[in-house]
Context: one part of a larger RNA
């Protein structure tokens, strides 16, 4: 390369928009560019093959044939693909009515808690552990009650629920915005799927400037335990956490499972809807569209298991894997203000 895979054995990029490129729904018309025959010149000899045939055989050489799977010209086929025409409506979008939702930004208000500060009660202890001690208090602490400030976070509802690409998303209220569902078959008429590059998003930590700073808490101090105790408890406690611009770009970024279609028993439970059915109607029965979980027939699968939310059958198009350790390293580019990030070996070893 071929050919095998990629939940757990190596291996799906964290996630989406999306260039180029791959690929592509139905029925018609030239067309024939690939596609299939046919046939024109060419495809040097030597080789490889075949046949005969020369050196006593053979190796080796000689005639002759095939072959050179291949390029080129022309004819004829039109079923597939390609290109062209007309057209179609189920894929794909839009309308029009319905709808759910912690999706998003922005502003504003709220209760508990907690801590400080002020006052009042009170008067000897708190507090903390297995025990303790550091540590707080008669300068009046803990505890209590009033008010003041301040900051972060939103109990119950709340779920096995809900939304979102994905990271993530929760007190209420208001403004702005994004995207989904569902009915109606009105419109467009293939407008589509994937995506190399590219570009946005992107948890916690950390990084720059400037607010902010109640709790909580790496570093740090201190008391403890201990043979030690640079921990594990305990008392303190600064970055950090929080906002607001600006970098970082990394995760056991997980379903360890890439998008996208189509097809392939069922049962049950929830969530958003629709239509029919029941005397109306609440409920109920029954179909159906979306989404979300449980079990499980066939399958598949080394098993565990998965099983219309596939890991089954299949089809497009991406990424990725090819012993273990050196190594997600060097060195080189690149990208960042750093930390580092991204790309990514080899000697040597087993």
């Nucleotide at each position: 390369c071929u050919g095998g895979g990629c939940u757990u054995a190596a291996a799906g990029c964290g996630u989406g928009u999306g260039u180029a490129g791959g690929u592509g729904g139905a029925g018609u018309u030239c067309u024939a560019a690939g596609u299939a025959c046919c046939u024109u010149g060419u495809g040097a000899a030597a080789u490889c093959c075949c046949a005969c045939g020369g050196c006593u055989c053979a190796a080796c050489c000689g005639u002759g044939g095939a072959a050179c799977u291949g390029c080129u010209g022309g004819a004829u086929a039109u079923a597939c693909u390609g290109g062209u025409u007309c057209u179609c409506u189920u894929g794909a979008g839009g309308u029009a009515c319905c709808u759910a939702g912690g999706g998003g930004c922005g502003a504003g208000c709220g209760g508990a808690a907690c801590a400080a500060g002020u006052g009042g009660u009170g008067g000897a202890g708190c507090g903390g552990u297995g025990a303790a001690a550091u540590g707080c208090g008669u300068a009046g602490a803990u505890a209590u009650c009033a008010c003041u400030u301040g900051g972060a976070a939103c109990g119950c509802c709340a779920a096995c629920g809900g939304u979102g690409a994905a990271a993530a998303c929760a007190g209420c209220u208001c403004g702005c915005u994004g995207g989904g569902g569902g009915u109606a078959u009105c419109c467009u008429g293939a407008c589509a799927c994937u995506g190399a590059g590219a570009c946005a998003c992107g948890a916690a930590a950390g990084c720059c400037a400037g607010g902010g700073g109640a709790g909580c808490a790496a570093a740090c101090g201190g008391g403890a335990u201990u043979a030690g105790a640079u921990a594990c408890c305990c008392c303190g406690g600064u970055a950090g956490u929080c906002c607001u611009g600006g970098c970082c770009c990394u995760a056991a970024a997980c379903g360890a499972u890439g998008u996208c279609c189509a097809c392939u028993a069922g049962a049950u439970c929830g969530c958003a809807g629709c239509g029919c059915c029941u005397u109306u109607g609440a409920c109920g029965g029954c179909g159906u569209u979306g989404u979300g979980g449980u079990c499980g027939a066939a399958g598949c699968a080394a098993a565990a298991g998965u099983g219309c939310u596939a890991a089954g059958u299949g089809g497009a198009c991406c990424g990725c894997c090819u012993g273990g350790g050196a190594a997600g390293u060097a060195c080189g580019g690149u990208c960042g203000c750093a930390a580092g990030g991204c790309u990514a070996a080899a000697a040597c070893u087993c």
The part of an RNA shown here (small-subunit ribosomal RNA, central domain) has 350 nucleotides and comes from an uncultured bacterium. Its mean pLDDT, the model's own confidence on a scale to 100, is 88.